[in-house]
RNA sequence: UCAUCUCAAUUAGCGCCAAGCACCCAUUUUAUGGGUUAACGAGGAAGAGGAUUAUCGAAAUAUUCGGCGGAUGUCCUCUCGCAUCAUCCUAUGCGUGAUAUAUCGAAAAAUAUGCGGGUAACUGCAAAACAGAGGCGAUAUAAGGGAUAAAA
Numbered sequence: 001u002c003a004u005c006u007c008a009a010u011u012a013g014c015g016c017c018a019a020g021c022a023c024c025c026a027u028u029u030u031a032u033g034g035g036u037u038a039a040c041g042a043g044g045a046a047g048a049g050g051a052u053u054a055u056c057g058a059a060a061u062a063u064u065c066g067g068c069g070g071a072u073g074u075c076c077u078c079u080c081g082c083a084u085c086a087u088c089c090u091a092u093g094c095g096u097g098a099u100a101u102a103u104c105g106a107a108a109a110a111u112a113u114g115c116g117g118g119u120a121a122c123u124g125c126a127a128a129a130c131a132g133a134g135g136c137g138a139u140a141u142a143a144g145g146g147a148u149a150a151a152a
Stems, first nucleotide, its partner, number of pairs: 014069004020065001022036006040057003046079007080095005086148005099142007113126005
């Protein structure tokens, strides 16, 4: 340095369930006891402080109710950085994949289905289909002001 194995960590639309509601089972059925469920993926991080019920769609006649904790969102201030101009100041837009607008392009999981587990509520796994936001790729258009070194 490389390869293999084991363990741990890496978690953030993420974790949890004390109370309630709902659902299941048993019993001595206006109750008691024991259980189950409680958000499906996509997307999201320059640093610090403050504020805030933190983006997007999917499914479902709808408990994805309700609650606790956390959080990469948004807004404001400051700092750093990128682009518009080589440097500096300033303005604007952005955040290291670092400008805006338009068009086109590619990509989800759950549900359902199948195979299992559980008396049941419910749950594990598998392959296929179907989004929107944002970003990405391609194309087109548009994108400051001032000062200044060097060279021509």
Predicted 3D model of a 152-nucleotide RNA (glmS glucosamine-6-phosphate activated ribozyme aptamer). The prediction has a mean pLDDT of 76. The model forms 88% of the base pairs in the Rfam consensus. The sequence was found by an Rfam model in a public genome assembly. Its Rfam family is "glmS glucosamine-6-phosphate activated ribozyme aptamer". Rfam describes the family as follows. This entry contains a glucosamine-6-phosphate activated ribozyme that is found in the mRNA for GlmS. GlmS is an enzyme that uses fructose-6-phosphate and glutamine to generate glucosamine-6-phosphate. The ribozyme catalyses self cleavage of the glmS mRNA that is thought to regulate GlmS activity.